This is a predicted structure of a 74-nucleotide RNA (transfer RNA) from Candidatus Chisholmbacteria bacterium RIFCSPHIGHO2_01_FULL_52_32. Its Rfam family is "tRNA". Rfam classes the family as a transfer RNA. Rfam links the family to the GO term triplet codon-amino acid adaptor activity. Taxonomically the source falls in Candidatus Chisholmiibacteriota (Bacteria, Bacteria candidate phyla).

C1' cells in the first nucleotide's frame, strides 16, 4: 500500500436483507431473604447505536468519507 471484517450500556454481545417503545447476560445501586456475608428473588439507573454527510415519509440497519481495532496479501 491492497482486500476483508468489526465498532450498540461500565464489560461480553444480540438486534433475522428499513417501520413507530433499542435489548440480554455479567457488573452497579436499592429492597427482600440471612444474626451477618454469599447465594437466590424483585426493582431501578445506565445508550448522541464510533464521527460526519447522503438516500428515504422514516436509518442501529442502506450508500460515501474519516477514525480506531483485527485478519490476510504484498
Nucleotide at each position: 500500500g491492497g482486500u476483508c471484517g468489526c465498532u450498540u450500556a461500565g464489560c461480553u454481545c444480540a438486534g433475522c436483507c428499513g417501520g413507530u417503545u433499542a435489548g440480554a447476560g455479567c457488573g452497579u445501586g436499592c429492597g427482600g431473604u440471612u444474626u451477618a456475608c454469599a447465594u437466590c428473588c424483585g426493582c431501578a439507573a445506565g445508550g448522541u447505536c464510533g464521527c460526519a454527510g447522503g438516500u428515504u415519509c422514516g436509518a442501529u440497519c442502506c450508500c460515501u468519507g474519516c477514525a480506531g481495532c483485527g485478519a490476510c496479501c504484498a